This is a predicted structure of a 96-nucleotide RNA (Glycine riboswitch aptamer). The sequence was found by an Rfam model in a public genome assembly. Of the family's consensus pairs, 90% are formed in the model.

RNA sequence: GGACGAAACUCUGGAGAGCCUCAAUAGAGCACCGAAGGAGCAAGCUGAUUAAUUAUAAUCGGUCAAUCUCUCAGGUAAAAGGACAGAGCUUAUAAG
Numbered sequence: 001g002g003a004c005g006a007a008a009c010u011c012u013g014g015a016g017a018g019c020c021u022c023a024a025u026a027g028a029g030c031a032c033c034g035a036a037g038g039a040g041c042a043a044g045c046u047g048a049u050u051a052a053u054u055a056u057a058a059u060c061g062g063u064c065a066a067u068c069u070c071u072c073a074g075g076u077a078a079a080a081g082g083a084c085a086g087a088g089c090u091u092a093u094a095a096g
Base pairs, nucleotide, nucleotide: 006091007090009088010087011086012085013084018030020029021028022027031076032075033074037072038070039069040068044063045062046061047060048059049058050057051056
């Protein structure tokens, strides 16, 4: 000195699905949703072994994304929450 990057905070926008049943304020049941959080993996990369020894192939592993998948958690009137997006502001930095 300081981001078209990172993080925190503030404001704005922000979807889905039950105002279900029993019960009576606790809980239980059925159905449903995916956008807090959590979990899973494709290509690719990579390790070992075997075959081959130029290329490569097979098997067993590792790593690995999402708004995809799951639905553990969460949610299914409004409110709240809400991934994400925009703006503002602050902080710590990279480059210089």